[in-house]
RNA sequence: AUCCGAAAAGGCAAACCUGGCGAAAGCUGGGGACGCAAAGCUAUGGGUCUAAAGCAUUCGCUAUGAUCGCCAGGCCGCCGAAG
Numbered sequence: 001a002u003c004c005g006a007a008a009a010g011g012c013a014a015a016c017c018u019g020g021c022g023a024a025a026g027c028u029g030g031g032g033a034c035g036c037a038a039a040g041c042u043a044u045g046g047g048u049c050u051a052a053a054g055c056a057u058u059c060g061c062u063a064u065g066a067u068c069g070c071c072a073g074g075c076c077g078c079c080g081a082a083g
Base pairs, nucleotide, nucleotide: 003083004080005079011036012035016031017030018029019028020027021026034069040075041074042073044072045071046070047067048066049065054061055060
């Protein structure tokens, strides 16, 4: 020490239930813990989801919407055993 992840101190919070927002995906407050060494932030690239408006009026098409606990990238970060 930006590899690594024993221990310790803590942290976050899936599904589900519920209040609110939203056309929806989804977000958010409370409860709740499946899990997480970045499950902290960031929509930068890809993927995936929704389709209000718009287009087409035959099925539908489409992100300017969403997802970081889908995969990567960028930024920040607690502790320090073995290696």

About this RNA:
Model confidence (mean pLDDT): 91 of 100. c-di-GMP-I-GGC riboswitch aptamer from Pelolinea submarina, 83 nucleotides, folded computationally. Of the family's consensus pairs, 95% are formed in the model. Lineage of the source: Bacteria > Bacillati > Chloroflexota > Anaerolineales > Pelolinea.